[in-house]
RNA sequence: AGCCGAGAGUAGCUCGAUGGUAGCCGGUAGGCGAGAGUAGAGCGAUGGUAGGCG
Repeated sequence: AGCCGAGAGUAGCUCGAUGGUAGCCGGUAGGCGAGAGUAGAGCGAUGGUAGGCG
C1' cells in the first nucleotide's frame, strides 16, 4: 500500500399508551368510548470511527 472491522449512535422495523376525535348509550343533565396517529418502549442495520491484521 492493502485487508478485516466493532461498541455506541443513526436510518429503518415492531409494539404502543394518556388525552382527544369518530361512534354508541341517554332521563338531553350527562355517561361510555374506539381505529388511526402521537408520547414512550423494544429491536436494529448500511456507511463511518476506534481497533486488529499486514

Description:
The RNA shown here has 54 nucleotides. Its mean pLDDT, the model's own confidence on a scale to 100, is 84.